The RNA shown here (Bacterial RNase P class A) has 326 nucleotides and comes from uncultured Nitratifractor sp. The prediction has a mean pLDDT of 76. NCBI's taxonomy places the organism under Bacteria, Pseudomonadati, Campylobacterota, Epsilonproteobacteria, Nitratifractor.
RNA sequence: UAGGUAUAGCAGAUAGUUGCUUGAUUAUCAAGAGGAAAGUCCGGGCUGCAGCAGGGCAGGGUUCCAUUUAACGAAUGGCUGGGGUAACCCAAGGGCAAGUGCAACAGAGAGUAAACCGCCAUUAAUUUUUAUGGUAAGGGUGAAAGGGUGGUGUAAGAGACCACCAGUAGCUUUGGCAACAAGGCUAGCUAGGUAAACCCAACUCGCAGCAAGAAGCAUCAGGUAAAAGCCUUGCACUAGUGUGCUUCGCAAGAGUUAGUUAGUAAUAGCUAAUCUAGAUAAAUAACUAUCUAAUACAGAACUCGGCUUAAAGCUAUACCUAAUCU
Numbered sequence: 001u002a003g004g005u006a007u008a009g010c011a012g013a014u015a016g017u018u019g020c021u022u023g024a025u026u027a028u029c030a031a032g033a034g035g036a037a038a039g040u041c042c043g044g045g046c047u048g049c050a051g052c053a054g055g056g057c058a059g060g061g062u063u064c065c066a067u068u069u070a071a072c073g074a075a076u077g078g079c080u081g082g083g084g085u086a087a088c089c090c091a092a093g094g095g096c097a098a099g100u101g102c103a104a105c106a107g108a109g110a111g112u113a114a115a116c117c118g119c120c121a122u123u124a125a126u127u128u129u130u131a132u133g134g135u136a137a138g139g140g141u142g143a144a145a146g147g148g149u150g151g152u153g154u155a156a157g158a159g160a161c162c163a164c165c166a167g168u169a170g171c172u173u174u175g176g177c178a179a180c181a182a183g184g185c186u187a188g189c190u191a192g193g194u195a196a197a198c199c200c201a202a203c204u205c206g207c208a209g210c211a212a213g214a215a216g217c218a219u220c221a222g223g224u225a226a227a228a229g230c231c232u233u234g235c236a237c238u239a240g241u242g243u244g245c246u247u248c249g250c251a252a253g254a255g256u257u258a259g260u261u262a263g264u265a266a267u268a269g270c271u272a273a274u275c276u277a278g279a280u281a282a283a284u285a286a287c288u289a290u291c292u293a294a295u296a297c298a299g300a301a302c303u304c305g306g307c308u309u310a311a312a313g314c315u316a317u318a319c320c321u322a323a324u325c326u
Stems, first nucleotide, its partner, number of pairs: 001322010012291007020032005034297001038308002041306005046209004051235007059205005064078005079093001080091004094200002099198002101194002116139002118135005124129001147165006166190002168187008213248007255274008
């Protein structure tokens, strides 16, 4: 200097004029859409319901280890596998000797799967064939074919046996909280792929949602239920339904910011400071001037922690690769 990787930030600012909503100490003052407010994919807070307890069936979710959290299918850090020269990125990461399936075509045969060519022995026939038996080393088909290399042995061969290697199983050593990694000994045990195939295993799960729900007023009807899985056993108990309007729910929170301690980190503790939209047919806007990289995606409706998606411009830090110079 060029290319790349990861993380974080901004979301216009200042002044004036006019205008809107909420609150208050009220004619003034203060505040007033996002990093995703989007999607509604997860998990909660909160509200209400199932009378309680037990059993069974059905259905859903998760799936390596540890930690964090209110909780999660999330986050942080590791392990294993894969991609990349690397920084880094991805994983729907338990089980195929529990069972059932699937794999076109080719091929003898695609998994307690095999004898097509070939090789060997015997036999029949005679210008190159028949029959029986053995074999799976050589060849062929295929994405994949009964562990691999070298020998002994054999009629010819074969883990039949031997040496070494690989895998699998058992026992065990070291390091690590663990997942796991690196070994040692024994055993001829050699058991393909696929579970985002059905399935099995372990753990876990009530349902609905602020249009939840509460109160008041008015009106209507006599009713005893439902969206909250099904079946079964035992015990116990009970009174307001529908509609309309108004008010509440409605914002002080698992809150935010700063410092410090612990921790690799996510995060947690302590101290201090601080209050930041609550509309209800839907408020937060318009104009002027200056500065500026100033714009893309895009507007709260109970709320919070995540994830995913959209997208323009600028800034900062760290790391990797290549070239050049010192």